[in-house]
RNA sequence: GCGGCCGGACGGCCGCGGGCGCAUCGGUCGAAAGGCCGCGUCCGAGGAAAGUCCGAGCUCCAUAGAGCAGGUCAGCGGGUAACGCCCGUCCGCCGUGAGGCGAGGACCAGCGCCACAGUGACGAUGCCUCCGCCGGGUCAACGGAUCCGGGUCGGAGGAGUGAAACGGGCAAGCUCUGGCCGGAGCAAGACCGAAUAGGGGAGCGCAGGCUGCUCGCUCAGCUCCCGGGUAGGUCGCAUAGAUGGAUGGCCGUCCGUGACCGAUGGAGACAUCGGCUCACGACAGAACUCGGCUUACAGGCCGCUCUC
Numbered sequence: 001g002c003g004g005c006c007g008g009a010c011g012g013c014c015g016c017g018g019g020c021g022c023a024u025c026g027g028u029c030g031a032a033a034g035g036c037c038g039c040g041u042c043c044g045a046g047g048a049a050a051g052u053c054c055g056a057g058c059u060c061c062a063u064a065g066a067g068c069a070g071g072u073c074a075g076c077g078g079g080u081a082a083c084g085c086c087c088g089u090c091c092g093c094c095g096u097g098a099g100g101c102g103a104g105g106a107c108c109a110g111c112g113c114c115a116c117a118g119u120g121a122c123g124a125u126g127c128c129u130c131c132g133c134c135g136g137g138u139c140a141a142c143g144g145a146u147c148c149g150g151g152u153c154g155g156a157g158g159a160g161u162g163a164a165a166c167g168g169g170c171a172a173g174c175u176c177u178g179g180c181c182g183g184a185g186c187a188a189g190a191c192c193g194a195a196u197a198g199g200g201g202a203g204c205g206c207a208g209g210c211u212g213c214u215c216g217c218u219c220a221g222c223u224c225c226c227g228g229g230u231a232g233g234u235c236g237c238a239u240a241g242a243u244g245g246a247u248g249g250c251c252g253u254c255c256g257u258g259a260c261c262g263a264u265g266g267a268g269a270c271a272u273c274g275g276c277u278c279a280c281g282a283c284a285g286a287a288c289u290c291g292g293c294u295u296a297c298a299g300g301c302c303g304c305u306c307u308c
Stems, first nucleotide, its partner, number of pairs: 001304006008254007016044007026037004046283001050294002053292005058185004070181005075089005090104001091102004105176002110174002112170003122167001127158006133150007189235004199226006208218003255281005260275006
């Protein structure tokens, strides 16, 4: 450095959740069946149960096909039910090394950005020198020579800044390319299902209304039936398992670590052994179930390897 493992042990007493059984001999509720208390027995958290970040199972809803939008992934190969996970490997970076890390498709599609410094940083361009060019003067009278000026233009060179001065970089910017992706989640969802109120139907209808009377209709009311929803219950649900949520507490012995004391060795640092001593023993608590990742963690053990 890498990988793996443990993460207190035993006993006693008391207590908690669940399953099964026992007893109606006891207490309590009940008309009863039976429930609760009781007794016995068995089972009862983790390596992360955590974060709820990925991928699935399961459930309901949606869904012809294709496309758009949106999300996500990204060297290459393999594993897997699947994955953004794992393994191998290439490349790049870091490390003396064992090893570690990688957000590693594409800037010849388009847009955007490139700190500081520097006139100017991705659109282009400042300064200096020289030549050309332009304007003017002098000499000469021909082809020109020479001086001054200009910065509208072209060319060559140089200085300076910077990682980079015109050719580039960045997609841990938009974007493009390719692959994949329906949504919500156990408060999913399934079944049973009151009381009261309300709805529908049938019957009765002595009252009231249409009407002065009869029939008829309507209707307050009564009886019966039907259906929906709610409360509640059961399942989903597990060799822990739910109802706001059990899995714990105390004592003793041992263990580990540290402190202190003592003995031995040693110059010393320290090492080894011991103790009627003291302190500490972490992170953390299942809630539908799996596969991963990440994060937290006193202390300890094992294996391989690197360096001095």
This is a predicted structure of a 308-nucleotide RNA (Bacterial RNase P class A) from a Candidatus Limnocylindria bacterium. Model confidence (mean pLDDT): 75 of 100. Its Rfam family is "Bacterial RNase P class A". Rfam describes the family as follows. Ribonuclease P (RNase P) is a ubiquitous endoribonuclease, found in archaea, bacteria and eukarya as well as chloroplasts and mitochondria. The organism belongs to Candidatus Limnocylindria, within Bacteria. A source record names the gene rnpB. Of the family's consensus pairs, 89% are formed in the model.